This is a predicted structure of a 75-nucleotide RNA (c-di-GMP-I riboswitch aptamer) from Epsilonproteobacteria bacterium 4484_65. The coordinates come from a structure-prediction model, not an experiment, and the mean pLDDT is 76. The source organism's lineage runs through Bacteria, Pseudomonadati and Campylobacterota. Of the family's consensus pairs, 94% are formed in the model.
[in-house]
RNA sequence: UGUUGAAAAAGCUAAACCUACUGAGAAGUAGGGACAGAAAAUCAUGGGUCUUAAUAAGAUUGCCAGGUUGCCAAU
Numbered sequence: 001u002g003u004u005g006a007a008a009a010a011g012c013u014a015a016a017c018c019u020a021c022u023g024a025g026a027a028g029u030a031g032g033g034a035c036a037g038a039a040a041a042u043c044a045u046g047g048g049u050c051u052u053a054a055u056a057a058g059a060u061u062g063c064c065a066g067g068u069u070g071c072c073a074a075u
Stems, first nucleotide, its partner, number of pairs: 002075004012037002017032006035062001041068003045065003048060004
């Protein structure tokens, strides 16, 4: 550096639910919690879904694809 993988080990993230706050809402943030995850790191680029009176504007990367970066093991 390339390929493969998630058995072991180390560390990481944290669904549902509860509490508080923010928001019209989808949701978000913090604390508790642990269903899971090998990119559940990151970027709203394409599609999907959701909110909304409104295609105005937003939300979602733990829906999929794609870009970028990265841990461990084997080779």